c-di-AMP riboswitch aptamer (ydaO/yuaA leader) from Nocardioides guangzhouensis, 179 nucleotides, folded computationally. It matches the Rfam family "c-di-AMP riboswitch aptamer (ydaO/yuaA leader)". About the family: This family represents a conserved RNA structure found upstream of the ydaO and yuaA genes in Bacillus subtilis and related genes in other bacteria. The coordinates come from a structure-prediction model, not an experiment, and the mean pLDDT is 76. It was read from a public genome assembly, where an Rfam model found it.
[in-house]
Order: sequence, then C1' cells, then structure tokens
RNA sequence: UCGGGCACCGCGCCGAGUUCGGAACCGUGGACGGGGAAGUCCGUCGGAACUGGAGCCGGGGAACCACCAAACCCCUGGGGUGAAUCACACGCAAGGCGGUCUCGGGACCGAGGAGCGUGCGUAGGGCUGCUGCGCCCGAACCCGUCAGCUAACCCGGUAGGCGUCCAGAAACAGAGGGA
Repeated sequence: UCGGGCACCGCGCCGAGUUCGGAACCGUGGACGGGGAAGUCCGUCGGAACUGGAGCCGGGGAACCACCAAACCCCUGGGGUGAAUCACACGCAAGGCGGUCUCGGGACCGAGGAGCGUGCGUAGGGCUGCUGCGCCCGAACCCGUCAGCUAACCCGGUAGGCGUCCAGAAACAGAGGGA
C1' cells in the first nucleotide's frame, strides 16, 4: 500500500416480541467511595433467578348465523401460530388390501398409497413513506382425539435471527403529501 476476516458503538431489516417498576442473590472485592492489621464489611453504581403493571400479539369461550339432514365405493382423525399454501414431473417407498404359488414360513404380481428426495412453478409474504424497476422468502414448530363464528368471561406470549461499518438497491425513475 492492496485484499480479506472479526469485534464495540452507531444505523437499519424480519418478527407481537416494546416499555415502567420491585427483587432473593451475584460479583478475578465488575467500577467507585468509606471502615479495618487483614480476611473482609457498609454504601452507591452494575448484573440478576423470580415477580407486578402499561402497550402490542395469540388462544379458548353464548345468542344469532354457519355447519349438520339422500344413496354407493375408496382413502383419511382433527386443530393452532406463521406469508410459508396448493399443484405438476421423475425416483424411492412403510403398513394395509386383492390375486397366484407354497405344508408352514414365505415368494411374486397388481391397484392405490402416508412419507422421503430432486426439479420446476404457485396462492401468499418482505426490502425506500407509496408506485414502477430490481432482488429475496414461499420455513419451522405446537396441541393431543378436542376446539366454527362468538359479547361477557378465562388463559397464554412479549423470543429469536440477520445486514452494514464512509459503504450500501440506503440505487434509479415517477406520482403524491407536509413544512
């Protein structure tokens, strides 16, 4: 000097996940002050299991309404948070069902098939206050045989994950609004 990586502060994004208190206790005495020969003690600040509010978010829960009321066959419990649903193609495929063979065990074939993998879309969602352009996401988890809506009422959550570091789509274009 150039390139790359990490981190604090700051700024920003997804998301309900923000804010005001109390507090046992903690502490390489975390930092400071005071006492003591010292171990350490007290106070302030800081952290904090737990706990009480506000705001925001979600669930359960009447009437009315909705659903429910015909026959046959096959398959299959149902529901919630969330944008994250629903297909199509290819491959694998459990359990069960039907058929053939077999003494049993079992083998083979057929239809359909929960689930898994890959590809390609999609309802829908995100990024600038908005639109266009552009770029992304289209997951994951929970309840446990049970729940439509739903006033009163009852219960719960308030996490987590990312980007940037004088550079950036934090661009460009357009419309509108405010002072």